RNAcentral holds the sequence, with entries from ENA. A computed fold for a 71-nucleotide RNA from a bacterium, annotated as transfer RNA. Its mean pLDDT, the model's own confidence on a scale to 100, is 81. Rfam family: tRNA. From the family's description: Transfer RNA (tRNA) molecules are approximately 80 nucleotides in length.
[in-house]
């Protein structure tokens, strides 16, 4: 130079085009003589520009990035 695969909360990790779950951490609160457990509620996310559809995390195109493979 050519090619594959990968990019979703602060962390890991689901979702056949149809309301982005779920786990853990985190904030409150009930519990407890105080922590912890435990148990209810809350906040936080679909790498970026485009484009097809009624409808996009998912199709299709370009870009970034990380890992691989060729040369």
């Nucleotide at each position: 130079g050519g090619g594959a695969u990968u990019a979703u909360g602060g962390u890991g990790u689901a979702a056949u085009g149809g309301c982005a779950g779920c786990a853990c951490a985190g904030c409150a609160g009930u519990c407890u003589g105080u922590g912890g457990c435990a148990c209810u509620g809350c906040u936080a996310g679909c790498u970026c520009g485009g484009g097809u559809u009624c409808a996009a995390c998912u199709c299709c195109c370009g870009a970034u990035a990380a890992u691989c493979c060729c040369c």
The same sequence occurs in records of 2 taxa.